[in-house]
Context: one part of a larger RNA
Molecule: small-subunit ribosomal RNA, central domain
Organism: metagenome
RNA sequence: CUGGGCGUAAAGGGCGCGUAGGCGGAUUCGGAAGUCAAGCGUGAAAACUCUCGGCUCAACCGAGAGCCUGCGCCUGAAACUCCGGAUCUUGAGUACAGAAGAGGAGAGUGGAAUUCCUGGUGUAGCGGUGAAAUGCGUAGAUAUCAGGAAGAACACCUGUGGCGAAGGCGGCUCUCUGGUCUGAUACUGACGCUGAGGCGCGAAAGCGUGGGGAGCAAACAGGAUUAGAUACCCUGGUAGUCCACGCCGUAAACGAUGGGCACUAGGUGUUGGGGGUAUCGAUCCCCUCAGUGCCGAAGUUAACACAUUAAGUGCCCCGCCUGGGGAGUACGACCGCAAGGUUGAAACUC
Numbered sequence: 001c002u003g004g005g006c007g008u009a010a011a012g013g014g015c016g017c018g019u020a021g022g023c024g025g026a027u028u029c030g031g032a033a034g035u036c037a038a039g040c041g042u043g044a045a046a047a048c049u050c051u052c053g054g055c056u057c058a059a060c061c062g063a064g065a066g067c068c069u070g071c072g073c074c075u076g077a078a079a080c081u082c083c084g085g086a087u088c089u090u091g092a093g094u095a096c097a098g099a100a101g102a103g104g105a106g107a108g109u110g111g112a113a114u115u116c117c118u119g120g121u122g123u124a125g126c127g128g129u130g131a132a133a134u135g136c137g138u139a140g141a142u143a144u145c146a147g148g149a150a151g152a153a154c155a156c157c158u159g160u161g162g163c164g165a166a167g168g169c170g171g172c173u174c175u176c177u178g179g180u181c182u183g184a185u186a187c188u189g190a191c192g193c194u195g196a197g198g199c200g201c202g203a204a205a206g207c208g209u210g211g212g213g214a215g216c217a218a219a220c221a222g223g224a225u226u227a228g229a230u231a232c233c234c235u236g237g238u239a240g241u242c243c244a245c246g247c248c249g250u251a252a253a254c255g256a257u258g259g260g261c262a263c264u265a266g267g268u269g270u271u272g273g274g275g276g277u278a279u280c281g282a283u284c285c286c287c288u289c290a291g292u293g294c295c296g297a298a299g300u301u302a303a304c305a306c307a308u309u310a311a312g313u314g315c316c317c318c319g320c321c322u323g324g325g326g327a328g329u330a331c332g333a334c335c336g337c338a339a340g341g342u343u344g345a346a347a348c349u350c
Stems, first nucleotide, its partner, number of pairs: 004321003007304002012318001014201004021194003025088007033081002035077003039073004048066007091191001092188004096183004103177007110154001114150008125136002162169002206247006215241002220236004258317006266295011278283001299306002323350003332343004
């Protein structure tokens, strides 16, 4: 050097866009850098291997051959890689016609519920728990009716249903806007895949400035429980939760499973398209494409399990792992207002 791995043992980057780079469809012509072949030159000697020889043997020494797997020059080959030219359509994309959707952003709007305020009825309790108490209530609560205000979330529909790259997305309407799927034709003609750096997006909590604040609720206070109870339970309650703008950049960011392409038995549900037979039609059945579940063959796997949505069989590219602790710590650097984040050791120890 080659050789092993990453669902759960250590190990897939949180996700995308994309630079360099790596890799790359079919036919044909040319070149000949890689590649292959012949020749020539060189590849010091010693060493090493084989054979022969010299010291009585051996070690040792001498001779010959091999070896020196390489490099250079030259001549040739053209299958493959590469470079250049031409052509192609199946990869990729564009146009056209349809389809579904909580995809995103902004504006508006609706009802139920909750709390509060005002008024009416009404009277002694309410609330809460395992049981209680704190708490609220004769200054009239709870309950109930009417009116008003506010903020937040959208019951049923709702579905191993849908959409999105991921985070995530759910009342209704409008405006702007991204992606996906299907069908039949036309067009471009490899325009592709991946992607170190880089750039962007990125739940919750947290931070800055300004608003908002109904309910809930870290902290905090009180009541209980208890040996204690800095908890679990109860009564309150502030940040926060909400909005705008700007930061933070993390997560069990999980399918604990990177992306792309191709191939490899089936069965059964479901979502969105297309086609066909029968039918007046609904509908049923069959075929097909894209998604999403379950069960299973071969195969894989340490087992569990995975199994056309692979963890099977192959190829291409990226990321990552290398005993436990020390430690995701220290130091340095970069980023951040801070909290902290990213990168990331060693001594020592088992």